[in-house]
RNA sequence: UCCUGGAUAGCUCAGUCGGUAGAGCAGAUGGCUGUUAACCAUCGGGCCGGGGGUUCGAGUCCCUCUCCAGGAGCCA
Repeated sequence: UCCUGGAUAGCUCAGUCGGUAGAGCAGAUGGCUGUUAACCAUCGGGCCGGGGGUUCGAGUCCCUCUCCAGGAGCCA
């Protein structure tokens, strides 16, 4: 430098054909329990990596940049 995949809640990840952003874990509160753990219920938590474009409408499509992982190439 090029190619491929990825960036979504605190963490790990889903998200269909472009049409109201989700799960598990973690956290908070309550229940249960002699206590803790476990279990049950409820609740909070999002600039969907940054910018721009297309569209009535973008997490999803297009352009560009940044970062992460893998591969190729170059130098020696």
About this RNA: A computed fold for a 76-nucleotide RNA from a Candidatus Rifleibacteriota bacterium, annotated as transfer RNA. Its Rfam family is "tRNA". From the family's description: Transfer RNA (tRNA) molecules are approximately 80 nucleotides in length. Their secondary structure includes four short double-helical elements and three loops (D, anti-codon, and T loops). Further hydrogen bonds mediate the characteristic L-shaped molecular structure. tRNAs have two regions of fundamental functional importance: the anti-codon, which is responsible for specific mRNA codon recognition, and the 3' end, to which the tRNAs corresponding amino acid is attached (by aminoacyl-tRNA synthetases). tRNAs cope with the degeneracy of the genetic code in two manners: having more than one tRNA (with a specific anti-codon) for a particular amino acid; and 'wobble' base-pairing, i.e. permitting non-standard base-pairing at the 3rd anti-codon position.